[in-house]
RNA sequence: GCAGACAAAGGCAAACUCAGCGAAAGCUGAGGACGCAAUAUCACCGGUCUAAAGAUCACCUUGUGAUCCAUGACAGCGGGAUUACCUCAU
Numbered sequence: 001g002c003a004g005a006c007a008a009a010g011g012c013a014a015a016c017u018c019a020g021c022g023a024a025a026g027c028u029g030a031g032g033a034c035g036c037a038a039u040a041u042c043a044c045c046g047g048u049c050u051a052a053a054g055a056u057c058a059c060c061u062u063g064u065g066a067u068c069c070a071u072g073a074c075a076g077c078g079g080g081a082u083u084a085c086c087u088c089a090u
Base pairs, nucleotide, nucleotide: 003087004086011036012035016031017030018029019028020027021026034076040082041081042080044079045078046077047074048073049072054068055067056066057065058064059063
């Protein structure tokens, strides 16, 4: 440096439940384990989700509804960048 074993040590934690935050997507904490050898960090590219605010339109017009929209979110969707634990069986 490559690689990752029906091995060893250590680690993370999906769904779901409870509490909190948020308009929502979703996030945080506790419990819980489907999985993970980068399931660590970063929204740079693609993708996906949401639509409060904003824009447009309609209507029964101090509002309601529909459509568009990321500046919001997902790193456990793919790619990319950066960093790192253990092992030497292969």
Molecule: c-di-GMP-I-GGC riboswitch aptamer
Organism: Ferrimonas aestuarii